Background
This is a predicted structure of a 109-nucleotide RNA (SAM riboswitch aptamer (S box leader)). The prediction has a mean pLDDT of 78. Rfam family: SAM riboswitch aptamer (S box leader). Gene Ontology term of the family: regulation of gene expression. It was read from a public genome assembly, where an Rfam model found it.
[in-house]
RNA sequence: AAGUUAUCACGAAAGGCGGAGGGAAAGACCCAAUGAAACCUUAGCAACCCUUUACCAUAAAGAAGGUGCUACAUUCUGCUUAAUGCUCUGGUGUUAAGGUAGAUAACGA
Repeated sequence: AAGUUAUCACGAAAGGCGGAGGGAAAGACCCAAUGAAACCUUAGCAACCCUUUACCAUAAAGAAGGUGCUACAUUCUGCUUAAUGCUCUGGUGUUAAGGUAGAUAACGA
């Protein structure tokens, strides 16, 4: 690296630096000179790893450390199935479930 498993609910930002992009990707939509990305500092959120206690499973508490995160927001759509509405019978709308893609963590010859 491929891959496996779990989650994708909630939550949490200021300053410096920088100077035009950013929200993964295509479209839509949105943010941005009242200052984007990147980087730095400090602060915070969360609780995957972790710590403590009880301990069969597991549960409760915690936050020193390793990650992660701190606009909306995994924003919506693309593919499949089901239900259903409309229809010029070619299609098309809505809802639900799943899939794909992606993110994070732990593992990973």